[in-house]
RNA sequence: CCUGACAAAGGCAAACCGAUCGCGAGGUCGGGACGCAAAGCCAUGGGUCUCACGGAGAUCGCCAGGCCGCCUGGA
Numbered sequence: 001c002c003u004g005a006c007a008a009a010g011g012c013a014a015a016c017c018g019a020u021c022g023c024g025a026g027g028u029c030g031g032g033a034c035g036c037a038a039a040g041c042c043a044u045g046g047g048u049c050u051c052a053c054g055g056a057g058a059u060c061g062c063c064a065g066g067c068c069g070c071c072u073g074g075a
Stems, first nucleotide, its partner, number of pairs: 001074002004071001011036002016031006034061001040067003044064003047059005
């Protein structure tokens, strides 16, 4: 640097439910697992969504990009 199972140690946590914050999209905590080899982080470009729509915001588990990272195998 590439690679990803018939491995190992682990990790994350969809929908839904409860509480809570927010006008809202949605977020946080707890429960819960649909799945994930980056489902770790970043709102940089695009997409989608929301609003008190000159604009402001949400989504990284939508796509791309950037940065960091465990293990196996190969160079």
Annotation: Predicted 3D model of a 75-nucleotide RNA (c-di-GMP-I-GGC riboswitch aptamer) from an uncultured Pirellulaceae bacterium. Of the family's consensus pairs, 100% are formed in the model. The prediction has a mean pLDDT of 85.